[in-house]
This is a predicted structure of a 71-nucleotide RNA (transfer RNA) from Hanseniaspora uvarum. It matches the Rfam family "tRNA". From the family's description: Transfer RNA (tRNA) molecules are approximately 80 nucleotides in length. Model confidence (mean pLDDT): 81 of 100. The sequence is in RNAcentral, with records from ENA and Rfam. The source organism's lineage runs through Eukaryota, Fungi, Ascomycota, saccharomyceta and Hanseniaspora.
RNA sequence: GUCUUGAUAACCUAAUGGUAAGGUCAUACUCUUCUAAAGUAUAUAUGAUUGUUCGAAUCAAUCUCAAGAUA
Repeated sequence: GUCUUGAUAACCUAAUGGUAAGGUCAUACUCUUCUAAAGUAUAUAUGAUUGUUCGAAUCAAUCUCAAGAUA
C1' cells in the first nucleotide's frame, strides 16, 4: 500500500428494515437483630457524519479506532 472483520450501557452477549432484549454491576425498597443470600422496581447504550427508505443497530458512502491476512 491492498484486502477482510469488527465498534451496542460501567462490563459481557443478542436483535428478519418495524417500540433496542438478556445477564453482571449500580441505586431504592421488601425480607433479616445486622450483614450476606433471595425477591421487586428504577436508571444507564447502537463509534462519527451524510445518504436510501414511510421507517435504519441493520442497507450504501466517507472518516476514526481496533484486530487479522498479504506484499